The part of an RNA shown here (small-subunit ribosomal RNA, 5' domain) has 519 nucleotides and comes from an uncultured bacterium.
Context: one part of a larger RNA
RNA sequence: GGAUGAACGCUGGCGGCGUGCUUAACACAUGCAAGUCGAACGAAGCACUUAAGAACGAAUCUUCGGAUGAAGUCUUAUUUGACUGAGUGGCGGACGGGUGAGUAACGCGUGGGUAACCUGCCUCACACAGGGGGAUAACAGUUGGAAACGACCGCUAAUACCGCAUAAGCCAACAGGACCGCAUGGUCUGGUUGGAAAAGACUUAUCGGUGUGAGAUGGACCCGCGUCUGAUUAGCCAGUUGGCAGGGUAACGGCCUACCAAAGCGACGAUCAGUAGCCGGCCUGAGAGGGUGAACGGCCACAUUGGGACUGAGACACGGCCCAAACUCCUACGGGAGGCAGCAGUGGGGAAUAUUGCACAAUGGGGGAAACCCUGAUGCAGCGACGCCGCGUGAGUGAAGAAGUAUUUCGGUAUGUAAAGCUCUAUCAGCAGGGAAGAAAAUGACGGUACCUGACUAAGAAGCCCCGGCUAACUACGUGCCAGCAGCCGCGGUAAUACGUAGGGGGCAAGCGUUAUCC
Numbered sequence: 001g002g003a004u005g006a007a008c009g010c011u012g013g014c015g016g017c018g019u020g021c022u023u024a025a026c027a028c029a030u031g032c033a034a035g036u037c038g039a040a041c042g043a044a045g046c047a048c049u050u051a052a053g054a055a056c057g058a059a060u061c062u063u064c065g066g067a068u069g070a071a072g073u074c075u076u077a078u079u080u081g082a083c084u085g086a087g088u089g090g091c092g093g094a095c096g097g098g099u100g101a102g103u104a105a106c107g108c109g110u111g112g113g114u115a116a117c118c119u120g121c122c123u124c125a126c127a128c129a130g131g132g133g134g135a136u137a138a139c140a141g142u143u144g145g146a147a148a149c150g151a152c153c154g155c156u157a158a159u160a161c162c163g164c165a166u167a168a169g170c171c172a173a174c175a176g177g178a179c180c181g182c183a184u185g186g187u188c189u190g191g192u193u194g195g196a197a198a199a200g201a202c203u204u205a206u207c208g209g210u211g212u213g214a215g216a217u218g219g220a221c222c223c224g225c226g227u228c229u230g231a232u233u234a235g236c237c238a239g240u241u242g243g244c245a246g247g248g249u250a251a252c253g254g255c256c257u258a259c260c261a262a263a264g265c266g267a268c269g270a271u272c273a274g275u276a277g278c279c280g281g282c283c284u285g286a287g288a289g290g291g292u293g294a295a296c297g298g299c300c301a302c303a304u305u306g307g308g309a310c311u312g313a314g315a316c317a318c319g320g321c322c323c324a325a326a327c328u329c330c331u332a333c334g335g336g337a338g339g340c341a342g343c344a345g346u347g348g349g350g351a352a353u354a355u356u357g358c359a360c361a362a363u364g365g366g367g368g369a370a371a372c373c374c375u376g377a378u379g380c381a382g383c384g385a386c387g388c389c390g391c392g393u394g395a396g397u398g399a400a401g402a403a404g405u406a407u408u409u410c411g412g413u414a415u416g417u418a419a420a421g422c423u424c425u426a427u428c429a430g431c432a433g434g435g436a437a438g439a440a441a442a443u444g445a446c447g448g449u450a451c452c453u454g455a456c457u458a459a460g461a462a463g464c465c466c467c468g469g470c471u472a473a474c475u476a477c478g479u480g481c482c483a484g485c486a487g488c489c490g491c492g493g494u495a496a497u498a499c500g501u502a503g504g505g506g507g508c509a510a511g512c513g514u515u516a517u518c519c
Base pairs, nucleotide, nucleotide: 001519002518003517004516006515007514008513009512010511013391014390015389016388017387018386019384020383021349026347027346028345030344031343032342035091036090037089040088041087044084045083046081047080050077051076052075053074054073059068060067061066098302099301100300107227108226109225110224111223112222113221114220117219118218122215123214124213125212126211127210128209130164132162133161139154141152142151143150144149170195171194172193173192174191176189177188178187179186180185200207201206228274229273230272235265236264240262241261242260243259245257246256247255277299278298279297280296281292282291283290284289304325305324306323307322308321327338328337329336330335355381357380358379359378363377364375365374366373367372394424395423396422397421404415405414406413407412428460431454432453433452434451438446463508464507465506466505467504468489469488470487474503475502476501477500478499484491485490
C1' cells in the first nucleotide's frame, strides 16, 4: 500500500447493488417449511334430478259402504356436483432447503477404465392386454385405555392382492457355428428343454397397463497422478497378503464364510499423533509464489448420540420406521410424546451478525388430463454505513478586509470572500399530479414502486484523525520526569511546535480513526 462475512470509538443526509452467528454440530416455546390425484376405488354426509312405495291427508265423486287422491313428510332406488373430511390405491416425501461435526480418504481435483454394472418419470421402435379367484381398510356392532393407541366380530370396492392362459422378443441350462479380444471371455446367429407379463378409467377426445430393445438422464465401482504438520511417532498388520470353493451384490472384490499357503506395507516415511471438508475460485504479488475456502457454483459427509434394516427405480432416508443412550415434556403412575445443522423467532455463548413480514405475480419443483392445489425453494419487502459504487449538504458576486475570537513588538497580523448583503439554481429529501416494463387472452407480492411532470423554500443534510522526524500540516496558554503521549526513534525535571486546551493549519470525507488477520 492492498484486502476483510469483521469488531470497537466518535460521527451520520439519500439512493443502487451486494452482504449479515466466523463463537455452543449448545438447548429450543410458537407458527409455517410436502403434498397431490374423485378422469384408480368403495362407503358416509350435504345439496340436487327422476321414479316407485308407505302412513297421514286437503279436495272431488258417491248407491254414504266407499273410490280417486294434490302439496308436504318418510323409505328405497337413481342422476348430478369445481362439494366435505377420513379411508384403500397411485405418484411424490431420495428433489428442493440447512450445516461442516466427522473425514488426510479414491473424500476431492484431474485423466482414464467397466470383456464387472443399475437407471422411476421422459423419447423412439416392436409385440401384447384372454379368462378367473379370495380378501381387506373405511363402515356397522361389542369392548379395553387417562391418553397415545388398540382388541374381537360382521359387511364391501379397486389401476390393491393371488392363481391360470398366451410368449414375437426376454431369462436359465445344454450342445453347435461365425467374428472379435490382453486372460477369465465378448458380440452375432440357429437348435432342444424349462421359466416369467398385464388394468383399467372416461367416452367427444384422451390418459393409462405389460414385456423387450435402443436412447437420454442420473447413479455405482475400479485405476494412474496430485492433495497439511510432526521421526522428541520406526516398525505396522491375523481377514492381515494371496489362492481355491461357495455365499452375497445391480456389479468386481476378503465384501463375507470354510480350507490351504505365509505372505503384505514401510526412511520414496508405513503405523501413530495433531490439524483440516475438497475444488472452481477469492485476497495479495511484476511474476514465481504466499494466504484463504464467507457469499455464488460442483462434489462429499452429517441430521440429538450410537446401531439396524424395511419400502422403493433410487435411502440404510433432516421434517419415515425399529432398538439402545442422554435430555425435555404429558400422565389417572399402568404408560406415552419429542428432535429448528429448514424459514422466522427464543434462551445461552460471544467483541459480534437481521423480521415470529408479503406473495405464489414471475422462475423452478411435486401431484393432476385439466382447472387447480402445495411450495419459508424462489421472488420481494423490513433491519444493520457491514462492503462497493453514485449523489448531495449549494452556485455567482461581495473589502467597511464588519463584529467576534486568537495572537501581538500594541503598529498590526490571522480567521477571510469566509460571513452578512445582492443575484441565481433545485440534484437529493419534503408536497401535489400522472404512472410503467416485468405477463403470450386473463392473472403483479413488489407498489401507487421505478420513472415523468408541476409548484415550493438555501432551506432539512459534516464529521473524524493528525500537525517533533519518518509524514502533508505552528503558535499561545496550562502543566513542571507530575499529569500524560507513544507505530519506531523518543517527548515531559519552569519559555514543551511531542502532554492538556484554544486559535490556526494538513489529510480524508458520510465517513474517519483504532484493533485483529492475510499478502
The full RNA is in RNAcentral, with records from ENA, Greengenes and SILVA.